[in-house]
RNA sequence: CCGUCUUGAUAGGGGUGCUCCGCCGUGCGCGGGGCUGAGAUCAUACCCGUAGAACCUGAUGCGGAUAAUGCCGCCGUAGGGAUUUUCUGAAGGGUGUUA
Numbered sequence: 001c002c003g004u005c006u007u008g009a010u011a012g013g014g015g016u017g018c019u020c021c022g023c024c025g026u027g028c029g030c031g032g033g034g035c036u037g038a039g040a041u042c043a044u045a046c047c048c049g050u051a052g053a054a055c056c057u058g059a060u061g062c063g064g065a066u067a068a069u070g071c072c073g074c075c076g077u078a079g080g081g082a083u084u085u086u087c088u089g090a091a092g093g094g095u096g097u098u099a
Stems, first nucleotide, its partner, number of pairs: 001093002004090002008085002012048003016043001017035007055080003061074004
């Protein structure tokens, strides 16, 4: 001097289900509970932000549980998926100097 990783910030990206009760009423509207989770549709919150499982496709998928549900696991080293920068530290490469 160059690249990479790590911390923070950030352009931006993403999801918002299952079930019970009440009201109204036949629309799946309003309100209140329960389950899982970081987050269950406006919180302007939560998560992710390329070493990218945040999230989408596959999927009306497969197996196991549950009152029920992407609830759990597989699928998944699958295919997609949204930028820059900074502090500290670490590893490496190059150049120069000294011994």
A computed fold for a 99-nucleotide RNA from Rikenella microfusus, annotated as TPP riboswitch aptamer (THI element).
It matches the Rfam family "TPP riboswitch aptamer (THI element)". Its family is annotated with thiamine pyrophosphate binding in the Gene Ontology.
The RNAcentral record of the sequence draws on Rfam.